A computed fold for a 73-nucleotide RNA from a Ktedonobacteraceae bacterium, annotated as transfer RNA.
The prediction has a mean pLDDT of 81.
Its Rfam family is "tRNA". Rfam classes the family as a transfer RNA.
RNA sequence: GGUGGUAUAGCUCAAGCGGUAGAGCAACAUCCUUUUAAGUUGAAGAUUGCAGGUUCGAGUCCUGCUGCCACCA
Numbered sequence: 001g002g003u004g005g006u007a008u009a010g011c012u013c014a015a016g017c018g019g020u021a022g023a024g025c026a027a028c029a030u031c032c033u034u035u036u037a038a039g040u041u042g043a044a045g046a047u048u049g050c051a052g053g054u055u056c057g058a059g060u061c062c063u064g065c066u067g068c069c070a071c072c073a
Base pairs, nucleotide, nucleotide: 001072002071003070004069005068006067007066010025011024012023013022019056028042029041031039049065050064051063052062053061
């Protein structure tokens, strides 16, 4: 330099063919307990890497860029 893959909550991951972004863990609060841990219950947490485009509507399709991984040279 070229090709392919990947980027979604603090972490690990979902979200057939475009149609209101979810789960587990962690953290927080509550209950339980003399206290801690374990356990119970609850609420919250994301402008889906960045910038554009298509569309009534984009995490999903298209273009460019960036980070990471693999392969080729």